[in-house]
RNA sequence: AGGUUAUCAAGAGUGAACGAGAGUACUGGCUCAGCGACUUCACAGCAACCUGCCUAAAAAGGUAAGGUGCUCCAACCAGCAAAGCACAGGCUUUGGAUGAUAACGA
Repeated sequence: AGGUUAUCAAGAGUGAACGAGAGUACUGGCUCAGCGACUUCACAGCAACCUGCCUAAAAAGGUAAGGUGCUCCAACCAGCAAAGCACAGGCUUUGGAUGAUAACGA
């Protein structure tokens, strides 16, 4: 690397640097972007997956010190399958696939 499990509801932003693409496979659509996106850094914050600490018989709850993560819409939508509606393009729901994060494991 591949693998297993859980989650993808809600929440939380300012300043600076850089300078042209970005929305992390691909395709199509849609969107963001010189009124500076994406990215990086500083500080601040959100959350509570793991560790720690507190309560508890346990289940569990709390806290936020440490390890991660995250901080516009937004995992943007579709692609594959099933069901329902419409029978001209299509629409809705569920699942899957892909991806992300955490823990485990090797």
This is a predicted structure of a 106-nucleotide RNA (SAM riboswitch aptamer (S box leader)) from Jeotgalibacillus malaysiensis. The sequence is in RNAcentral, with records from Ribocentre. It matches the Rfam family "SAM riboswitch aptamer (S box leader)". Rfam describes the family as follows. The SAM riboswitch is found upstream of a number of genes which code for proteins involved in methionine or cysteine biosynthesis in Gram-positive bacteria. Taxonomically the source falls in Jeotgalibacillus (Bacteria, Bacillati, Caryophanales, Caryophanaceae).